The RNA shown here (Lysine riboswitch aptamer) has 189 nucleotides and comes from Tumebacillus permanentifrigoris. NCBI's taxonomy places the organism under Bacteria, Bacilli, Caryophanales, Alicyclobacillaceae, Tumebacillus.
């Protein structure tokens, strides 16, 4: 000079990479929910279920009809901003918060421990959802991206033979606590 292990800094996988925000825009949500008015009817009805309660109702309550007016969220899909690259999703556990009070369920919000390396497409679910959209679990199917291994190729080396590197093609295999590049640091040396 090198090796291995720790540690630290900065990048890459894609132009459908991840998620967040939004006084963008458009489809759908829907002529739905609601609200007037009238006929008709004739005791319940509303607050996620159930108990408790509170409103409400013969000054007419639920559903129905007919006529008028008529939203909106969340989910998508464009467009912008932003933060990234376990980005991020998903399960478990407990605590924290809302959903009227307990309980159930359900929703968010940090933690902790599993699985997933990326998006697609496909089928599949008594799940979310107005929806066939789109989330998600499950399954598989080609593509991709990193390392390694084998084969080619092209360059170094004066020829061959070997070596080596490669931003390059093909085959197989693993997968993110990974890989790439620089640093720094024990231990060999």
């Nucleotide at each position: 000079a090198g090796u291995u292990g720790g540690g630290g800094u900065a990048g890459a996988g894609g132009u459908u990479g991840c998620g967040a925000c939004g006084u963008u825009u458009g489809a759908a949500g829907a002529g739905u929910a609601c609200g007037c008015u009238g006929c008709g009817a004739g005791a319940g009805g509303u607050c996620c279920g159930g108990g408790g309660g509170a409103c409400u109702g013969a000054u007419g309550a639920a559903g129905g009809c007919a006529g008028u007016g008529a939203a909106a969220a969340g989910g998508c899909a464009c467009c912008g901003u932003c933060g990234c690259c376990g980005a991020a999703g998903u399960u478990u556990c407990g605590c924290c918060g809302c959903g009227u009070c307990c309980c159930g369920c359900g929703c968010g919000g940090a933690g902790a421990g599993g699985c997933u390396g990326g998006g697609u497409c496909u089928g599949u679910c008594g799940c979310c959802g107005a929806a066939c959209a789109g989330g998600g679990g499950c399954a598989g199917a080609a593509c991709u991206g990193u390392c390694a291994c084998g084969a080619g190729g092209a360059g170094c080396c004066a020829c061959c033979u070997a070596g080596c590197u490669c931003a390059c093609u093909c085959g197989u295999g693993u997968u993110g606590c990974g890989c790439u590049a620089c640093u720094u640091u024990c231990a060999c040396a």